The RNA shown here (transfer RNA) has 74 nucleotides and comes from a Pseudomonadota bacterium. The prediction has a mean pLDDT of 80. Its Rfam family is "tRNA". Gene Ontology term of the family: triplet codon-amino acid adaptor activity.

[in-house]
RNA sequence: GGCCCUGUAGCUCAGUUGGUGAGAGCGGCCGGCUCAUAACCGGUAGGUCCUCGGUUCAAGUCCGAGCGGGGCCA
Numbered sequence: 001g002g003c004c005c006u007g008u009a010g011c012u013c014a015g016u017u018g019g020u021g022a023g024a025g026c027g028g029c030c031g032g033c034u035c036a037u038a039a040c041c042g043g044u045a046g047g048u049c050c051u052c053g054g055u056u057c058a059a060g061u062c063c064g065a066g067c068g069g070g071g072c073c074a
Base pairs, nucleotide, nucleotide: 001073002072003071004070005069006068007067010026011025012024013023019057028044029043030042031041032040050066051065052064053063054062
């Protein structure tokens, strides 16, 4: 330098052909249970969906550029 994959909650990720509320598990917080802790049970908060622009009635999802991470080739 060329090509491919990838970027969604604190962490690991789902979100399949664009469509109505942005989710799960773990973790956090509050409560229950216990002599107490863990486990278990109930509740709850938390996101500019990497950035900018474009397409569309509508974008996490499509397109372009950029930035970060990973891989292959030279």